Predicted 3D model of a 161-nucleotide RNA (Lysine riboswitch aptamer) from uncultured Coprococcus sp. The coordinates come from a structure-prediction model, not an experiment, and the mean pLDDT is 80. The sequence is in RNAcentral, with records from MGnify. Its Rfam family is "Lysine riboswitch aptamer". Rfam describes the family as follows. Riboswitches are metabolite binding domains within certain messenger RNAs that serve as precision sensors for their corresponding targets. Allosteric rearrangement of mRNA structure is mediated by ligand binding, and this results in modulation of gene expression.
[in-house]
RNA sequence: AGUAGAGGCGCGGGAUUUAUCAGUAUGCAGGCUGAUACAUGUGGUUGUAUAUGAUGUCUGUUGAAAGGGGAAACCGCCGAAGUUGUGAAUUGUCCACACGAUUCGCUGCUGGUUGUGCAGCUAAGAACUGCAUGACUGUCAUCUGAGGAUGGAGAGCUACU
Numbered sequence: 001a002g003u004a005g006a007g008g009c010g011c012g013g014g015a016u017u018u019a020u021c022a023g024u025a026u027g028c029a030g031g032c033u034g035a036u037a038c039a040u041g042u043g044g045u046u047g048u049a050u051a052u053g054a055u056g057u058c059u060g061u062u063g064a065a066a067g068g069g070g071a072a073a074c075c076g077c078c079g080a081a082g083u084u085g086u087g088a089a090u091u092g093u094c095c096a097c098a099c100g101a102u103u104c105g106c107u108g109c110u111g112g113u114u115g116u117g118c119a120g121c122u123a124a125g126a127a128c129u130g131c132a133u134g135a136c137u138g139u140c141a142u143c144u145g146a147g148g149a150u151g152g153a154g155a156g157c158u159a160c161u
Base pairs, nucleotide, nucleotide: 001161002160003159004158005157008078010077011076012075013074016071017070018069027061028060029059030058031057032056036049037048038047039046040098041097042096043095044094081110082109083108085106086105087104088103089102090101091100092099111137112136113135114134115133116132117131118130119129120128139152140151141150142149143148
């Protein structure tokens, strides 16, 4: 340098199915109100609807979906993958600012799983992310007679050529 592997509730992906989302949004009918409302937020611009009733609210009726979650299987794998910052492109009607979504590049951090607390996101006490703090576990190094202890990080570790 190349090839092949290991950790374990191991990581990720799309589809299927299912609970939640939610008796919510929406549609329809009626009552009250009475001029604005919508197109991510703000401003501008443009467009659409509207006294044949905008909007808000109440009653009755109708009644979803997406994202996120669970299950088993399949596929790709062991920096698997996730994430901070930053740059570029596309996109959310047009312009500006902001905020978000997707993809790619650079860079930093994280071995993996998990409990707790705080914060973010979210419909959510779920899940995910960040920080802090524990436990378990794999790997290498050093120390130890041994049990074990301490420390490091995946650009690592093991085997073969």